Context: one part of a larger RNA
RNA sequence: CGUUGCAGAUUUGAGUGGCUUCAACUUUAGUACGAGAGGACUGGGUUGGACGAACCCCUGGUGAUCCAGUUGCACUGCUAAGUGCAUAGCUGGGUAGCUACGUUCGGCAGGGAUAACCGCUGAAAGCAUCUAAGCGGGAAGCCCCCCACAAGACUAGAUCUGCGUGUCUUCGGACGAAAGACCCCUGGUAGACCACCAGGUUGAUAGGCCGCAAAUGUACGGGCUGAAAGGCCCUUAGUUGAGCGGUACUAACGGUCGAACGUCUGG
Numbered sequence: 001c002g003u004u005g006c007a008g009a010u011u012u013g014a015g016u017g018g019c020u021u022c023a024a025c026u027u028u029a030g031u032a033c034g035a036g037a038g039g040a041c042u043g044g045g046u047u048g049g050a051c052g053a054a055c056c057c058c059u060g061g062u063g064a065u066c067c068a069g070u071u072g073c074a075c076u077g078c079u080a081a082g083u084g085c086a087u088a089g090c091u092g093g094g095u096a097g098c099u100a101c102g103u104u105c106g107g108c109a110g111g112g113a114u115a116a117c118c119g120c121u122g123a124a125a126g127c128a129u130c131u132a133a134g135c136g137g138g139a140a141g142c143c144c145c146c147c148a149c150a151a152g153a154c155u156a157g158a159u160c161u162g163c164g165u166g167u168c169u170u171c172g173g174a175c176g177a178a179a180g181a182c183c184c185c186u187g188g189u190a191g192a193c194c195a196c197c198a199g200g201u202u203g204a205u206a207g208g209c210c211g212c213a214a215a216u217g218u219a220c221g222g223g224c225u226g227a228a229a230g231g232c233c234c235u236u237a238g239u240u241g242a243g244c245g246g247u248a249c250u251a252a253c254g255g256u257c258g259a260a261c262g263u264c265u266g267g
Stems, first nucleotide, its partner, number of pairs: 001152001005163007015149004021049007033038001051106005059100004066093005071086006110144003117137004166175003180257004184200005205251003208247005214240003221234005
C1' cells in the first nucleotide's frame, strides 16, 4: 500500500514443510519343514540403538568476582583490619540463567488408490485364458491420518464485538474528534535490528528497601585460655548477582494518528 468505513479479538485451511527409523530378546515353537544336521512364515509381548522435540524436578557442567581460604608486593603512618596488582593471582564451593552426561515424550494404530505379483467372472478363438468389457486382493513406497507454518490464498475468506460525531468555509477544504492504535517511557517469559510480551500513577514494569529461599561456612570487635602459633564463647555467625513474595521511596515524563464513494429508509 492492497484486501472497498475505521478498529479489536477468534478462526477456516488453498498451499508449504516435517515426521513416517533400525535391531535384539521372548512367545507362538524346537512347532511346520527335514532322514538328520538344522530350523521357520505369521501373530503377540518386552527392551534397546540412532534420530527428533521439550524441559531443568533429579544427576552433573558452567556460572569473569556470590562466599570462603591462601602466597608475594605496594598502599591506607604503624598494629589490627582492609584495598589494589599478580591469568579471574592461586585454591575450595556455588544461586539464577544457559545446558547434557540428566529427565520426559515421539515414530503407533487406521483409511484410500496402487507396483511387482495373486485371483473371480469372461469372450475375441463353442476349448483355454487375471483382461479385451467388468470385479477383487496386494508394499517400509504414494495420498490422507499426526506435527508446525499458513488469507498478499490479488479467488486477499469466515465469525463475534466496539465506534461510526461536531464546528467553520471562498465549497477547493480546514479544524476538532470516537472505538482503537502508535511515538515516547519502565522493562523481559522476547530479542541482531525490528518484532513479540508485561506495564505506564485508576500503577508492582524496573531499581531501591523489607522478608524468605539459596550459596558460603561461624565476620568485625570483645572476653577467656595458651610462651606463642592458635583454640573456645558471644555465633549455624557475617556477607551475598540474577530466585520468590511484599512495599509507591525513585523512575514510567510528554505527545501524535485515527471512520471513502455509493445504496436504502425516514424527515
This is a predicted structure of a 267-nucleotide part of an RNA (large-subunit ribosomal RNA, domain VI) from a metagenome. Its Rfam family is "Bacterial large subunit ribosomal RNA". The prediction has a mean pLDDT of 86. The RNAcentral record of the full RNA draws on SILVA.